Predicted 3D model of a 132-nucleotide RNA (SAM riboswitch aptamer (S box leader)) from Kitasatospora sp. MAP5-34.
Taxonomically the source falls in Kitasatospora (Bacteria, Bacillati, Actinomycetota, Streptomycetaceae).
Its mean pLDDT, the model's own confidence on a scale to 100, is 79.
RNA sequence: AGCUCAUCCAGAGGGACUGAGGGAACGGCCCGUCGAAGUCCCGGCAACCUUCUCGCUCGGCGGUCAGUGACCCCGGCGGGACAGGUGCCAAUUCCGUCCUGUGGCGCGACCGCGUCAUGGGGAAGAUGAGGA
Numbered sequence: 001a002g003c004u005c006a007u008c009c010a011g012a013g014g015g016a017c018u019g020a021g022g023g024a025a026c027g028g029c030c031c032g033u034c035g036a037a038g039u040c041c042c043g044g045c046a047a048c049c050u051u052c053u054c055g056c057u058c059g060g061c062g063g064u065c066a067g068u069g070a071c072c073c074c075g076g077c078g079g080g081a082c083a084g085g086u087g088c089c090a091a092u093u094c095c096g097u098c099c100u101g102u103g104g105c106g107c108g109a110c111c112g113c114g115u116c117a118u119g120g121g122g123a124a125g126a127u128g129a130g131g132a
Stems, first nucleotide, its partner, number of pairs: 003130006013042005021031003025097004043089003048085003051081006058075003062072004093124001098121010
């Protein structure tokens, strides 16, 4: 790099150095010399993986006791902590791009077309986890 799965309308920024771009592509629309991107420091958010912990009318050809239930183990579900591995801290992934439902308006000779708004699905992307 590519593959599979999950999530993406919530949340969370200050400083130092530096100095013109940035928001993946394209279009739109934004952010930016009242300082972009980048690097470093400190802080924060979140809870994907690991860890710890609480609960359950949950599950198991599970285990122990010796008795018909109690405890333990593993898993599931729902909370909590936030120690470790990541991630993230303008705007819904900023919005759209492809398909489609609904509504308004316009054009046209009724099929229809265009445009705007709104909903659904996809594509693409991002992040995490996994496997070869």